[in-house]
Context: one part of a larger RNA
């Protein structure tokens, strides 16, 4: 010179856009942050309002709306997303190129089959008991898309064969036979007198796609040799076990390897990377904000569910800490938003809305959502604007200088004419809205026929931000300028006080009596809503 997640010091008008605990992965009060489905299923109120009856006029009784609603309770799918954060971790963690004939994927597309028959329970309620509470024991009763017994069933698994391919071969793969095996749940319209036919949604399964995920190789990935040796499941075989799957991963027999100066092992330090910052480039630094991997969730272990676990707002245990207690027990986890202690030079608001985008859940209205859109607060960056324009000399006063002549400050001010940004006032005012729902009018497949599906066209219904951008007016130069320097490097000079004192200071260096270098005046230079000073990095 350039940069910064910056601090600090003086100053401060406005406005778009971004960034905002880099330190203590310390500890947290509070409130929120993942729930949805009544079209899976048994139950199931109150408040209140209406009516009638008795009344001592204060009620009390019965019966209907509420309402098959709220809550709670089974059962389902979500809670493995998305959010935080960087402690660990020198590793197949990353990046990057390949492999998996070694491998699994819920939800969704697409394409086959198939959804028969039947049983036994419990959870909610009521109901006895313990228990301060947490919460728990025990009996009754019941339902299902919950469980559980049978059938059926391949193009699926698994055994045995048979042909063809491949391969020295174990064997793999491809077509085909047999013989075993393994599955299911119903809800919600519609049509019909019924039987019974249909339509959407599911469920079973199987093949396929997409999506994700696992696992395995090459390469590349900081310092220390003042770390030189390391290794027994350690390398390999074999047989067997576990997984979705390979594979000492795990076992047990055998064999004795197996890594290392081309840096093993050992120590330190670190989350990688797309980038990001400088540099002319090569290359240095660096990995906040966005985005992709990885890790981790009070600290250490462990498995359970599930298609998926590091399970952050799940479960056991064990510590350490904090709370409640009737001392017998018990709760708890902000590295989710906000906030609050603490620590630090140093970092916001216990804001508002689901209106758009996305996510969950539902068939749908919807419902949740501190993801997200938004407001707030910081000059913490960048970027735009403004603080007026024009004219005006007797070169006005004031200040400073001065060789006393004058000279600067200086067109600068004042004064006249003017303009109207921003900031005020007052009116008007948006796009961000598409859906989807509803309502009407049509098409189309399909069905014996309707609902229903699919699909078009019109209307209608949604705004946190917010009366905000923005537009029009309305007064009025009126409310908006600082900072750091002025011996050389380096752009800017004088007086004056001070006298090696006071002080400056980045380097060389100023001050000991005329200091352009100290501190004040006046004058000048640079930048400019800033301007300097500290740290970093190139």
């Nucleotide at each position: 010179g350039a940069a910064c997640g910056a601090a600090c010091g003086c100053u401060g008008g406005c406005g778009g856009c971004g960034u905002g605990c880099u330190u203590a992965a310390u500890a947290c009060a509070u409130g929120c942050a993942a729930g949805u489905c009544g079209u899976a299923c048994g139950a199931g109120a109150a408040a209140g309002c209406c009516c009638g009856g008795c009344u001592u006029c204060g009620g009390u009784u019965g019966g209907g709306c509420g309402a098959g609603u709220a809550a709670a309770g089974u059962g389902g799918c979500g809670a493995a997303c998305g959010g935080g954060u960087g402690a660990g971790u020198a590793a197949c963690a990353c990046g990057u190129g390949g492999g998996c004939a070694a491998u699994c994927u819920a939800c969704c597309g697409u394409g086959g089959u198939g959804u028969c028959c039947g049983g036994g329970a419990u959870a909610a309620u009521c109901u006895u008991c313990c228990g301060a509470a947490a919460g728990g024991a025990g009996g009754u009763c019941u339902a299902a898309u919950a469980c559980c017994g049978g059938a059926u069933g391949a193009c699926g698994c698994c055994a045995u064969u048979u042909g063809g391919a491949g391969g020295c071969a174990u064997c793999u793969u491809c077509a085909g036979a047999u013989g075993g095996u393994u599955a299911a749940a119903g809800a919600c319209g519609g049509g019909g007198c019924a039987a019974c036919c249909u339509g959407u949604c599911g469920c079973a399964u199987c093949a396929u796609g997409a999506u994700g995920a696992g696992c395995c190789c090459g390469c590349g990935c900081c310092c220390c040799a003042u770390u030189a040796g390391c290794u027994u499941g350690u390398u390999g075989g074999u047989a067997g076990g576990g997984u979705a799957a390979c594979g000492g991963c795990c076992u047990a027999c055998c064999a004795a390897g197996g890594c290392u100066c081309c840096g093993a092992u050992g120590g330190g330090u670190a989350g990688c990377c797309g980038g990001c910052c400088u540099g002319a480039g090569a290359g240095g630094g660096u990995g906040a904000u966005c985005g992709g991997c990885c890790a981790c969730a009070c600290u250490g272990g462990g498995a359970c569910u599930g298609a998926g676990a590091u399970a952050c707002g799940g479960c056991c245990c064990a510590g350490a800490c904090u709370c409640c207690u009737a001392c017998g027990g018990g709760a708890g986890g902000c590295a989710g938003c906000a906030g609050u202690a603490g620590g630090g030079a140093a970092u916001a608001u216990u804001g508002c809305g689901c209106a758009a985008u996305g996510g969950a859940c539902g068939a749908a209205a919807g419902u949740c959502u501190g993801a997200c859109g938004c407001a707030g607060c910081a000059a913490c960056g960048c970027c735009g604007c403004g603080u007026g324009g024009g004219u005006g000399a007797u070169g006005a006063a004031g200040c400073a200088c001065u060789u006393c002549a004058g000279u600067g400050u200086g067109u600068a001010a004042a004064a006249c004419c003017c303009u109207g940004u921003c900031a005020g006032u007052g009116g008007g005012g948006a796009a961000g809205a598409a859906c989807c729902g509803c309502a009407a009018c049509g098409g189309g497949a399909g069905u014996a026929a309707c609902u229903g599906c699919c699909u078009g066209u019109u209307g209608u219904c949604u705004g946190a931000c917010g009366g905000u951008a923005c537009c029009c007016a309305c007064a009025g130069a009126g409310g908006a300028a600082g900072u750091c320097c002025c011996g050389g490097c380096u752009a800017a000079c004088u007086c004056c006080g001070u006298g090696c004192c006071a002080g400056c200071a980045g380097c060389c260096g100023c001050g000991g009596u005329a200091a352009u270098a100290c501190g004040g005046g006046g004058g000048g230079g640079a930048c400019a809503a800033g301007c300097g000073u500290u740290g970093u990095u190139c």
The part of an RNA shown here (small-subunit ribosomal RNA, 5' domain) has 538 nucleotides and comes from an uncultured bacterium.